[in-house]
Context: one part of a larger RNA
């Protein structure tokens, strides 16, 4: 892991609501006692409890047996009879009035009799309270055969090295003392066995030989040494050359048993079916933020009885956003004018005048604003009207029972924060959450589309060359040559650049011949003047005229030391039809860099790419048709209605299936019960039933009652494998 078995909302006592039943201004007994075919049942028992009066802190005081009005259901009258119209009575209901009480004409509570007992069900409080799960806390007991320290009593330490004191001999010295040679054998001395340790390899091993080992290396090895036996210290205590170390593989408080089912706002689990409805992730408060309480949103029931309003249009009000504007508040470009203002400068004897620079005011001009607005949309809000939709098959509303939720998220648009983010924080809508199906290669929320069941058909989004492949190698017109592309959103890369190519628009030139190319000319005064060594069209400065001409600059570029030379402008000829400039658009190129080799899903494609147009086809649970089931409603039933019923997490409500046992009833079984294996049939389903084999003695059905009643999950438990 798998299989089998076990495994979680129970019980009691209160409270509260509902259903059913009994009695009813009353209802019920409890313990006990008696009886009994003795855990059943029957009788008795009125103690006591609830209701029957409330108000007030209390003292205390103390209420409609019905006055008025409206009016639903219902009944009834009249008229019409196809719906109906008008009136009367009117339980329940509502509004007044009246009353009790509290210092109360005004405010609060209460008053025109419904409760109580039992059973069942929902919820709730207290109890272990749906089940499993802590680390901990407290009490008692047991531990120092491990280990820490101490005490008592024993044991052990190869070999070698070094050579302290003391002593001896000798030398020196007056002495004190010193030198040398021996002897001697000290030391928490040295090397190194036994023994003790555990430095490094960060080696081996790491389901190990081993819950700490193995190998090599390393430290101590006569001492604060190692070690046997005995003894002592005990859990907030010991012991500690101190690391929170060690106290029996357990230590920042041992182990075991008990309190004990500690507590857990936290994690996980919680067992059969079907039907109806169906959320929330928000607001307020919270020692609150992983939790609660109240409200909101869901569900079920009851009451009541006529309007409700999400949508559209119009009317009347309101608002101050978007855009805009500068009339206010501020910011702000350039210019003008004025100066009662300040600084600098000048003129003048002074008054004063002039220039300049700044301030202020004003005029013209050009701008900006979430906390500016003279104005001002779309839109939104309120009320009314009309339409639409819903509603006597009971809406809107009220009351009561039960919840869950209170971590949300994506997308579109509108905001705040942020360089930005699969970021954060708001609003409106929608979807996912709780939504299947088709498309997007694959994908919670993007596109299409809201699911009962079976069959048939048609479409949506998206597609139609091949790939597990349904449908066009379709048609017409363009573009692209980059494998650009073959990517709706969507991850598509920008500014900038491109005689890549295509399509527009505008201007200029052109058969009196454009543009390009080729042929020829491109001259004279003159080498203009100045400058300069020189300056001759062409270093630089100034002027830039005239003539001949078809045309030709006191010269466009190259060139020379300066000339020369080449070339251009300009002109003619040849040729014969467009040329050229600006601007706008389409596709394309460049700009273009990421880490294993790689992706249009792939193959591949020059269309099977891109743009525009057209036709056909494919394609879903959508839509249409047919049969069936269910739900809601109508109906006495048969039957009918739903163009507008059938998705669903948390959750509410309802109806069922099965297991075990009791009562009653009725059956089956050795001519084969239960169980079991295989197969058939029926039911939406839980399940039921039949046949054959096996098995060898009990079992089913109806009804009713009662449950230790349903397994796939809990790192579940036990056993097997």
């Nucleotide at each position: 892991g798998c299989c089998a078995g076990a495994g979680a909302g129970u019980u009691c006592u209160g409270g509260u609501c509902g259903a059913u039943g009994g009695c009813g201004a009353g209802g019920c007994u409890a313990a006990g006692c008696c009886u009994g075919c003795u855990a059943a049942g029957g009788g008795u028992g009125g103690a006591g409890c609830c209701a029957g009066a409330g108000g007030g802190a209390a003292a205390c005081c103390a209420a409609c047996a019905a006055g008025u009005u409206c009016g639903c259901a219902u009944c009834u009258c009249g008229c019409a009879u196809c719906u109906g119209c008008g009136g009367g009575a009117a339980a329940g209901g509502a509004a007044c009035g009246a009353g009790g009480u509290g210092u109360a004409u005004u405010c609060g509570c209460c008053u025109g009799g419904a409760g109580u007992c039992a059973u069942c069900g929902g919820c709730u409080a207290g109890a272990g309270a749906u089940c499993c799960g802590a680390a901990a806390c407290c009490g008692g007991u047991c531990g120092a055969u491990c280990u820490a320290u101490a005490c008592c009593u024993g044991a052990g330490c190869a070999a070698g090295g070094u050579g302290a004191a003391g002593c001896c001999u000798u030398c020196c010295g007056a002495a004190a003392g010193g030198g040398a040679g021996g002897u001697g054998g000290a030391g928490g001395c040295c090397u190194g066995c036994a023994g003790g340790g555990g430095u490094a390899g960060u080696g081996a091993g790491c389901u190990a030989c081993a819950a700490a080992u193995c190998c090599u290396u390393c430290c101590c090895a006569u001492g604060a040494c190692u070690u046997g036996g005995g003894u002592a210290u005990a859990g907030g205590g010991g012991u500690g050359a101190a690391a929170g170390u060690c106290c029996a593989a357990u230590c920042u408080a041992g182990a075991c048993c008990g309190g004990a089912u500690a507590u857990a706002g936290c994690u996980g689990g919680u067992u059969c079916c079907u039907u109806c409805c169906g959320a929330g992730a928000c607001u307020a408060c919270u020692c609150g933020a992983a939790g609660g309480u109240a409200g909101g949103c869901c569900u079920u029931g009851u009451c009541a009885g006529a309007g409700g309003u999400a949508g559209a249009u119009g009317a009347u009000g309101g608002a101050g956003u978007a855009g805009a504007g500068c009339a206010c508040u501020g910011a702000u470009u350039g210019g003008g004018u004025a100066u009662u203002c300040g600084g600098g400068g000048g003129c003048g004897a002074g008054a004063g005048c002039c220039c300049u620079u700044g301030g202020u005011a004003u005029c013209c001009u050009g701008u900006c604003a979430a906390a500016c607005u003279c104005a001002g949309a779309a839109u939104c809000c309120a009320u009314c009207a009309u339409c639409g939709c819903c509603g006597u098959a009971g809406a809107c509303g009220a009351c009561a029972g039960g919840a869950g939720u209170g971590a949300g998220g994506g997308c579109a648009c509108c905001g705040g924060g942020g360089u930005a983010a699969g970021c954060u924080u708001g609003g409106u809508g929608u979807c996912c959450g709780a939504a299947a199906g088709g498309g997007c290669a694959a994908g919670a929320a993007c596109c299409c589309a809201g699911c009962c069941u079976a069959g048939g058909g048609u479409u949506a989004a998206g597609g139609u060359c091949c790939c597990a492949u349904g449908a066009a190698u379709g048609c017409c017109g363009a573009c692209u040559a980059a494998g650009u592309g073959u990517u709706a959103g969507a991850g598509c890369a920008a500014a900038g650049g491109g005689a890549g190519u295509c399509c527009g628009c505008a201007g200029u030139c052109g058969a009196a011949g454009a543009c390009a190319a080729c042929u020829a000319g491109g001259a004279g005064g003159u080498g203009g003047g100045c400058u300069u060594a020189g300056a001759a069209g062409c270093a630089g400065c100034c002027u830039u005229c005239c003539u001949u001409u078809a045309a030709a600059g006191a010269g466009u570029u190259c060139g020379u030391a300066a000339c020369a030379g080449a070339u251009c402008a300009c002109u003619a000829g040849u040729c014969g039809a467009g040329a050229u400039u600006g601007u706008g658009g389409g596709c394309c190129c460049u700009g273009a860099a990421a880490a294993u080799g790689g992706a249009c899903g792939g193959g591949g494609c020059u269309a099977a790419g891109u743009c525009g147009g057209c036709u056909a086809c494919c394609g879903a649970g959508a839509c249409c048709c047919u049969g069936g089931a269910g739900u809601a409603c109508c109906g006495a039933a048969a039957g009918g209605u739903a163009a507008u019923c059938u998705a669903g997490u948390a959750g509410g409500a309802a109806g069922g299936c099965g297991u075990c046992g009791g009562g009653c009833g009725c059956g089956g079984g050795u001519a084969g019960a239960a169980g079991u294996u295989c197969g058939g049939c029926c039911g939406u389903g839980a399940g039921g039933u039949c046949g054959a084999g096996u098995g060898g003695a009990c079992c089913a059905c109806g009804u009713u009652c009662g449950a230790a009643c349903g397994a796939g999950a809990a790192u579940u438990c036990u056993g097997g494998u």